[in-house]
Context: one part of a larger RNA
């Protein structure tokens, strides 16, 4: 130079604190240990692994395990031979495949032949979810959206390197001002980008409807004022006022404005750091398998179950549970889909199939909420786990291992030890609603939408993480 210090000074951030709600209990999900197992494929492991790879394991997926087949080979390219491909019927067998029998023959051609596809034989070769993330490329995660990290000249300095970049302010910020042997510059801050929030202006369907007529119905005529949707441009910059500051940058306040000092969220991640993490997305070096470590198919398994951790859901109840009526979003999907209406069934469902390639037609029914009914403090009208019968529905197939529904059943659970995690505003708490994968679904997931809709921030003392300047040091 740096790294560390229960050295010191500055300043930060849901770090502390003040609050709300939770986790740690109970039952179930669902991941991981550990046990078993034939096999429970695998990879991830403090913060940075654990409802992560997985946007969906019954077959398949599949990479594992047992059983039965194959051995140029399910996939490429070359060479020879042969038949056009294919397609039917029939033993065996759990399929995979063997076997056996009949029938037929395209296309383009210079009539030699080809071109696609099958079959056979030897080979060069294929193949590998085998092994190494400690060979690696790519991608990631993480300190951290932290405010650093560096160059060129030049100047100090034997040198290592220092200077810049530090000082004096101030900022979210190495951000900006001042001052300096420094003077400029690059990566990263910040702008530009998306989304939201305001009025304008254009546009008039499928959306919209103040007024008018009219109807069963905004359904037709009519309208372009709103509301919404696109589209263009404007709006916000410490631009104004006055203080404070060093006449500076700034900083509090005022006006003005929908928005006031980054308005708000998102995308955007510097040098570098832990041989973090992935050879199982994919490339790849080497290494290793070559009638198996390759390749088919059946059956199982990944779904085991004394136990331990994790992240999630429903709870324990009256700020509630049930019943009956009333109301109100947003975003999203949909033609091998979405399925209204009508019957039908207690119900999941079935039957029938009108509209809609969708601002038109449907998934849809929003819940929390509001009005009433009732239970009256109990293991109960709470809670709902197990468990029994009876059905549905996808799918060859639902035992092992799927949702769903209706009858009966009615564990645990009195708000929970040390400990310990989120959150500073449309946040948190809560309430539904839709999506991708998806036949079906073990989604209580995981990514989106929107309704209601809070408390508190005395202050940096102390835990945590990191930033600068400075100290000390037998470390490197």
């Nucleotide at each position: 130079u740096g790294a560390c210090g229960g050295g010191g000074g500055c300043g930060c951030g849901c770090a502390c604190a003040a609050g709300c709600a939770g986790u740690g209990u109970a039952g179930c999900a669902u991941g991981u240990g550990g046990u078993u197992u034939a096999a429970u494929u695998u990879g991830a492991u403090g913060c940075u692994a654990a409802g992560c790879g997985a946007a969906g394991a019954a077959c398949c997926u599949u990479g594992c395990c047992a059983a039965g087949g194959c051995u140029u080979g399910a996939c490429a390219u070359g060479c020879c031979g042969c038949g056009a491909a294919u397609c039917c019927u029939u033993a065996u067998g759990a399929a995979a495949a063997u076997g056996a029998a009949a029938g037929a023959u395209g296309c383009c051609u210079u009539c030699g032949g080809g071109a696609a596809c099958a079959c056979g034989a030897a080979c060069a070769c294929a193949g590998g979810u085998g092994g190494u993330g400690c060979a690696u490329g790519g991608c990631u995660g993480u300190c951290a959206u932290c405010a650093g990290c560096u160059c060129a000249u030049g100047c100090c300095a034997u040198a290592a390197g220092g200077u810049g970049u530090u000082g004096g302010g101030u900022u979210a910020a190495g951000u900006c001002c001042c001052g300096c042997a420094a003077c400029g510059a690059g990566c990263a801050c910040a702008a530009c980008c998306c989304u939201c929030g305001u009025g304008u202006u254009u546009a008039g369907u499928u959306a919209c409807c103040c007024u008018u007529a009219u109807u069963g119905a905004g359904u037709u005529u009519g309208g372009a004022a709103c509301c919404a949707u696109g589209a263009a441009a404007a709006g916000a910059c410490u631009g104004u006022c006055g203080g404070u500051g060093a006449u500076a940058a700034c900083c509090g306040g005022a006006a003005u404005g929908a928005a006031g000092g980054u308005a708000a969220g998102g995308a955007u991640g510097a040098c570098g750091u832990c041989a973090a993490g992935u050879c199982a997305u994919c490339a790849u070096g080497c290494c290793c398998c070559u009638u198996a470590u390759g390749g088919c198919c059946u059956g199982g398994g990944c779904g085991a179950c004394a136990c331990a951790c994790g992240u999630g859901c429903u709870a324990c109840a009256a700020u509630g549970a049930c019943c009956g009526g009333g109301a109100c979003a947003a975003a999203g999907g949909g033609u091998c889909g979405u399925g209204a209406u009508c019957c039908u069934g207690c119900g999941a469902g079935g039957g029938u199939g009108a509209g809609c390639u969708a601002a038109c037609c449907c998934c849809a029914a929003a819940a929390a909420c509001c009005c009433a009914u009732c239970c009256u403090a109990a293991g109960u009208u709470c809670g709902a786990a197990u468990u029994g019968c009876a059905g549905g529905c996808u799918a060859c197939a639902a035992c092992u291992c799927a949702c769903c529904u209706g009858c009966a059943u009615g564990a645990a659970g009195a708000c929970a030890g040390a400990a310990u995690c989120g959150c500073u505003a449309g946040u948190a708490a809560u309430c539904g609603c839709c999506g991708g994968u998806c036949a079906g679904c073990c989604a209580u997931a995981c990514g989106g939408u929107g309704g209601u809709g809070a408390a508190u921030u005395c202050a940096u003392u102390c835990c945590c993480a990191g930033g600068c300047c400075u100290u000390g040091u037998a470390c490197a």
Predicted 3D model of a 476-nucleotide part of an RNA (small-subunit ribosomal RNA, 3' major domain) from Petunia axillaris subsp. axillaris. The coordinates come from a structure-prediction model, not an experiment, and the mean pLDDT is 80. NCBI's taxonomy places the organism under Eukaryota, Viridiplantae, eudicotyledons, Petunia, Petunia axillaris. Rfam family: Bacterial small subunit ribosomal RNA. RNAcentral holds the full RNA, with entries from SILVA.